[in-house]
Predicted 3D model of a 73-nucleotide RNA (transfer RNA) from Orbicella faveolata. Rfam family: tRNA. It is annotated as a transfer RNA. Its mean pLDDT, the model's own confidence on a scale to 100, is 81.
RNA sequence: GGGGAAUUAGCUCAAAUGGUAGAGCGCCCGCCUCGCAUGCGGGAAGUACCGGGAUCUAUACCCGGAUUCUCCA
Numbered sequence: 001g002g003g004g005a006a007u008u009a010g011c012u013c014a015a016a017u018g019g020u021a022g023a024g025c026g027c028c029c030g031c032c033u034c035g036c037a038u039g040c041g042g043g044a045a046g047u048a049c050c051g052g053g054a055u056c057u058a059u060a061c062c063c064g065g066a067u068u069c070u071c072c073a
Base pairs, nucleotide, nucleotide: 001072002071003070004069005068006067007066010025011024012023013022019056027043028042029041030040031039049065050064051063052062053061
């Protein structure tokens, strides 16, 4: 210098081939227990990496940028 991939909750990751986002772990509350753990029930937490564009509607499509990983030189 060139190619590819990734970026979504505190962490690890999904989903919908455009219709407004979920799980596990973690955290908080309650039940259970003498107490703790386990178990059960409930809850909080994400302007979806940034900017722009097309669209009635974008996390998803198009363009540019950033960061990380990887391959080639």